[in-house]
RNA sequence: GUCCCUGUAGCUCAACGGAUAGAGCAGAGGUUUCCUAAACCUCCGAUAGAGGUUCAAUUCCUCUCAGGGACA
Numbered sequence: 001g002u003c004c005c006u007g008u009a010g011c012u013c014a015a016c017g018g019a020u021a022g023a024g025c026a027g028a029g030g031u032u033u034c035c036u037a038a039a040c041c042u043c044c045g046a047u048a049g050a051g052g053u054u055c056a057a058u059u060c061c062u063c064u065c066a067g068g069g070a071c072a
Stems, first nucleotide, its partner, number of pairs: 001071007010025004018055001027043005048064005
């Protein structure tokens, strides 16, 4: 340099182009307990960025950014 793959919550992963983007762990609060742990309930928290297509984009297209791989 060319090509391919990936980018969603603090972490690990879901989500036919259409339901309020969901789950586990983590975090906060509560119930329970003499206390802690465990269990249960509630809450917090995310689509890498910018454009485009579409009635509607996490999903499709283009560019940029970041990571990984193949070739040279």
Model confidence (mean pLDDT): 80 of 100. The RNA shown here (transfer RNA) has 72 nucleotides and comes from Candidatus Chisholmbacteria bacterium RIFCSPHIGHO2_01_FULL_52_32. The sequence is in RNAcentral, with records from ENA. Its Rfam family is "tRNA". From the family's description: Transfer RNA (tRNA) molecules are approximately 80 nucleotides in length. Lineage of the source: Bacteria > Bacteria candidate phyla > Candidatus Chisholmiibacteriota.